[in-house]
Context: one part of a larger RNA
RNA sequence: UGAGGUACCUGACGGGAACGGUCGUAUAGUACGAGAGGAACUACGACUGGUCGCCACUGGUGUACCGGUUGUUCGAGAGAGCAGACGCCGGGCAGCCACGCGACACGGGGUAAGAGCUGAACGCAUCUAAGCUCGAAACCCACCUGAAAAAGAGGUACCACCGAGGCCACUCGUAGAAGACGAGAUCGAUAGACUCGGGGUGUACGCGCCGAGGCAACGAGGCGUUCAGCCCGCGAGCACUAACCGGC
Numbered sequence: 001u002g003a004g005g006u007a008c009c010u011g012a013c014g015g016g017a018a019c020g021g022u023c024g025u026a027u028a029g030u031a032c033g034a035g036a037g038g039a040a041c042u043a044c045g046a047c048u049g050g051u052c053g054c055c056a057c058u059g060g061u062g063u064a065c066c067g068g069u070u071g072u073u074c075g076a077g078a079g080a081g082c083a084g085a086c087g088c089c090g091g092g093c094a095g096c097c098a099c100g101c102g103a104c105a106c107g108g109g110g111u112a113a114g115a116g117c118u119g120a121a122c123g124c125a126u127c128u129a130a131g132c133u134c135g136a137a138a139c140c141c142a143c144c145u146g147a148a149a150a151a152g153a154g155g156u157a158c159c160a161c162c163g164a165g166g167c168c169a170c171u172c173g174u175a176g177a178a179g180a181c182g183a184g185a186u187c188g189a190u191a192g193a194c195u196c197g198g199g200g201u202g203u204a205c206g207c208g209c210c211g212a213g214g215c216a217a218c219g220a221g222g223c224g225u226u227c228a229g230c231c232c233g234c235g236a237g238c239a240c241u242a243a244c245c246g247g248c
Stems, first nucleotide, its partner, number of pairs: 004159006013146004019049008032037001050104005058098004065091005070083005093233001107141003114134004166248003170184004190242003194237004198232004206225005213218001
């Protein structure tokens, strides 16, 4: 810039290594070579180091969660506390991850060494003096990305001339150390509750039956009720609760 605002752009100038390597197949038992032997241009495929991203799969974690179990305490049962800031053990969603998955081309321009054309000075010759054609994983562009404080301070469309717009406060998260950023705010699915879906654990308490043993009381445990019970940082539906009242 900037004494109006909203949205979307341009791209001066910057950042990047985003790529590096190996092998195989075809070329080809070809070119070459008496034979022995034995390529390449190019195309395709695979592997590997690196960079960026992702979580459907596989795997790790998963001190949300579910279950088992030892000692002890709450008189016992039930249900819990403690034994690490999970007692130990078996599982495990989301998230975060790698051991898992994906991407990381072409091509163009000017050149270097070098290879040449034409061509004098020097009637020849000469790639060079004038001129011209090629020629690198390097350089510039292409690709990804920052970027209008680029003082030459950019552009386009629309809104407004007083309430356009913004902010605080409020409900939140694809964001996050604080700020910031993004979504929402009743003309509403932003969060919670609820219902359903999806998922974790693995069959709850109580009751009934069975139960080694025991005179009995009692009784570990098993089966049934029960794909139970408990739980969910996930999805959808649904205004029931809260996004109110306000302020700058």